[in-house]
RNA sequence: CCCGACAAAGGCAAACCAGUCGCGAGGCUGGGACGCAAAGCCACGGGUCUCCAAUGGUGGAGACAGCCGGGUUGCCGAAG
Numbered sequence: 001c002c003c004g005a006c007a008a009a010g011g012c013a014a015a016c017c018a019g020u021c022g023c024g025a026g027g028c029u030g031g032g033a034c035g036c037a038a039a040g041c042c043a044c045g046g047g048u049c050u051c052c053a054a055u056g057g058u059g060g061a062g063a064c065a066g067c068c069g070g071g072u073u074g075c076c077g078a079a080g
Base pairs, nucleotide, nucleotide: 002080003077004076011036012035016031017030018029019028020027021026034066040072041071042070044069045068046067047064048063049062050061051060052059053058
């Protein structure tokens, strides 16, 4: 370095509920845990979704990093 254990310490938090912001997808805070070894960060490629205008297979503005790739940083250390 690869790798990722019925290991240790610690971490994150789906659905759902409440509050709040947003036209919306959805964001944030608290509760809550289905899960997660990058479920930290970045919309770069693909994808999905929303709004607007068209209606055509298009254009514009957005959302999702817990959909898949990619980039970047990083805790722990058994076996191999």